[in-house]
RNA sequence: CAAGUAAACCGGGUGACCGCUGGGGUGUUAUUACGCCUCAGAGGAAAGUCCGAGCUCCACCGGGCAGGAUGCUGGGUAACGCCCAGGAGGGGUGACCCUACGGAAAGUGCCACAGAAACAUACCGCCCGGAGUCAUUCCGGGUAAGGGUGAAAUGGUGAGGUAAGAGCUCACCGGCGGCCGGGUGACCGGUCGGCCGGGAAAACCCCAUCCGGAGCAAGACCAAAUAGAGGAACAUAAGGGCGCCCGGCCUGUUCCCGGGUUGGUCGCUUGAUUCUUCCAGUAAUGGAAGAACUAGAUGGAUGGUCACCGCUCCGCUCAUACGGAGUACAGAACUCGGCUUACAGGUUUACUUGGCUC
Repeated sequence: CAAGUAAACCGGGUGACCGCUGGGGUGUUAUUACGCCUCAGAGGAAAGUCCGAGCUCCACCGGGCAGGAUGCUGGGUAACGCCCAGGAGGGGUGACCCUACGGAAAGUGCCACAGAAACAUACCGCCCGGAGUCAUUCCGGGUAAGGGUGAAAUGGUGAGGUAAGAGCUCACCGGCGGCCGGGUGACCGGUCGGCCGGGAAAACCCCAUCCGGAGCAAGACCAAAUAGAGGAACAUAAGGGCGCCCGGCCUGUUCCCGGGUUGGUCGCUUGAUUCUUCCAGUAAUGGAAGAACUAGAUGGAUGGUCACCGCUCCGCUCAUACGGAGUACAGAACUCGGCUUACAGGUUUACUUGGCUC
C1' cells in the first nucleotide's frame, strides 16, 4: 500500500422569523379561559410485534390429562427461545465464521425413480457338487470380493487365507463397549476386546425441563344519562338505613340480556433508570460510592420557511476556486430486557493474508 476478519461508535451544525405539546412562575379574571416570561420536547432502530418479564383484572387447595415451547456443557439474568465462556462437528491459507447439536436394540410407519434386493435380499459374475450335451445348458448349494442400480447396498485400505469368498485372521484407520487417567461438565487421552447389518426423529413418538387466561381499549374513580314486577346463580341472617340504645319498620348480592351515556381525572412515566469512578469475574454480569432527572400527546405535539457552513457525487481545472445535484432508514403512545429487519455517508481500535521500501 492492497485485500480482508472481528468489534465499538457517529447519524449533520449555527442563526432569524412563524407555529405546536407539556411543566413552573406571573397578570387579568369568575375556578373556566386568555396573555406574558421561563424550562423541557423522538430513535439507533421509536419499526416488525417474534420471544421474555413488570403491572392490572379474571380464574385458582394440590396434582394430573390434553395442548404448546425448548433441547451439547457450564455460567449470567427478574426472566427468556437472549447473552457469555467452553466442547464436538463443518467451512476458510489465515484473522475468524457457521450449526434445531437429546434418543433410530421402546414401538408404529416411511425410504420416490432405478435396482434382484431399501430389510433381510443373489440380476450379472466367481466357486463347488450333480445331470445333460459335446459345447455350452439346466438343477442344488456357497459367496456381498468384482460389475450394474441408486442420495444411500451390510465398517475402510492392504496383506494373509480360501474351492471361491468373508473380521475368517493380521497391521493401520473409523465406530461401539469395558477399564484407567484428566476435566465441575459437555468431552478428551491411553489401553484392552473383532464387539462392527443402512437412513431419516425439520415422521408419529419417547425422554428431560418450562408454561393458568386476557391485556393500558388492562383496570379504578368522578360527572352525565337512564327502562326494566327480563333471566340465571348464591345467600336467607348478617350488614346497612330510620340521630344514639331496645323493640319495630325498610333494604338482598353477583353475573347475563335489554336500554342510556360516549365527557373528564387517575393509571402515565423515578425506573430490573442514566452517567462517572473503584472493586470482583476470562467474559456475560454483579457489588459499592458519588452525581443526574431525560417527551408524555389522546383526531394524537415534537413542525415549516429562509440564510450561512459542513459532508457526498458529478462537471471543469495542474490544483484551489467555481457551477450543478444530493444529504439515508425511519418517527414515541403503559414500561422494561432481548431478537430480527431497514439504513446515505463517516470515524476508531485490534488482528490476518499478500506485495513493496529502509